Predicted 3D model of a 348-nucleotide part of an RNA (small-subunit ribosomal RNA, central domain) from a metagenome.
The full RNA is in RNAcentral, with records from SILVA.
Context: one part of a larger RNA
């Protein structure tokens, strides 16, 4: 490089729209680029390959075939993929009428319950631990009533339940607004898949500017444990966390499994429609999610098995022994942390 792979041994980009590209459903006709046959011409000699000569043999020379798998012209063929033409409806969308959802954005609302503040009742202790201190507390805590302040967060419902492209989405209302299922359909007519580059989303932490701060809590600071204890355990506490704008672009972004399409036993769950029967709440059937077991297959097992890790097809990404290294360098991005692309020398 070919082959061989990418759930766990190296290897699916976090997830998406989409450039260009590669790939693309059924019929009919044309045309003949690719393809398949034939003829012709070229394919210089040497060389390689075969049979032979000739140096004693061989290397070596040397005669003859073949080959030289290509190109270029011609004639013909039309099943295949392309091209044009024309036509259909399964693929894809569209149109009616349903239905479900923590799908997204914004503004408003409700209760618990922790924390202060004020007042009352009341007295010595509360607090915390294996055990204790430190803290707090006769300046009246803790405990318990009642009022007020604030910020975050949504118990119970609640579910291998639902939505979402992923990240992730949980009190209630209203408002705009994105996707999906079902049914039914006399509409378009291949308009489809993938998708280098690009763009855009992106959890937590982290940054920047301005507000918030209730609880919690990196750094700290203290008290314990301890040989030490820069921890684990207690007491206190800043940054953050939380809002609005802009950055960052990273995770064990995990179903550690890329996207799409067909095919290929079953059986029980559960969520969302529908169709049918009647006993009206059951039974059969469909369609779409989303689980469990399991059959051929598949696997190196472990496992996976109509939600594939089965059989194929089609496009992207990506791997090639361990360290060194996901590092130096260089370019790009970033305010900073830093990413992102990405080696080598050297060792084993």
């Nucleotide at each position: 490089c070919u082959g061989g792979g990418c759930g766990u041994a190296a290897a699916g980009c976090g997830c998406a729209c989409g450039u260009a590209g590669g790939c693309g459903g059924a019929c009919u006709g044309g045309a003949a680029a690719g393809u398949u046959g034939g003829a012709g011409g070229u394919g210089a000699a040497a060389u390689c390959c075969c049979a032979g000569g000739g140096c004693u043999c061989a290397a070596c020379c040397u005669u003859g075939g073949a080959a030289c798998u290509g190109c270029c012209u011609u004639c013909a063929a039309a099943a295949c993929u392309c091209c044009c033409a024309g036509u259909c409806u399964u693929g894809a969308g569209g149109u009616c009428g349903a239905g479900a959802g923590a799908g997204g954005u914004a503004a408003g609302u409700g209760g618990a319950a922790u924390u202060c503040c004020g007042a009352g009742u009341g007295u010595a202790g509360a607090g915390g631990u294996g055990a204790a201190a430190u803290u707090c507390g006769u300046a009246g805590a803790u405990a318990u009533u009642c009022g007020g302040a604030g910020g975050a967060a949504c118990a119970c419902c609640a579910g291998u339940g639902g939505c979402g492209a992923a990240g992730g989405c949980g009190g209630c209302u209203u408002a705009c607004u994105g996707g999906c299922u079902c049914g039914a359909u006399a509409c378009u007519g291949a308009c489809g898949c993938u998708g280098a580059g690009g763009u855009g989303c992106g959890a937590a932490a982290g940054c920047g500017u301005g507000g918030g701060g209730a609880g919690c809590a990196a750094a700290c600071a203290g008290g314990a444990u301890u040989a030490g204890a820069u921890a684990c355990c207690c007491u206190g506490g800043u940054a953050g966390u939380c809002c609005a704008c802009g950055c960052c672009g990273u995770a064990a972004a995990c179903g550690a499994u890329g996207a799409a399409u067909g095919c290929c036993a079953g059986u029980c769950g559960u969520c969302g429609g529908g169709u049918a029967g009647c006993a009206u709440g059951c039974u059969a059937u469909u369609c779409g999610g989303u689980g469990a077991c399991a059959c051929a297959c598949c696997u190196a097992a472990c496992g996976g098995a109509u939600u594939a890790a089965g059989c194929a097809u089609u496009c992207c990404g990506c791997c090639u022994g361990g360290g060194g290294a996901g590092u130096a360098c260089g370019c790009c991005c970033g305010c900073a942390a830093g990413g992102u692309u990405a080696a080598a020398a050297c060792u084993c």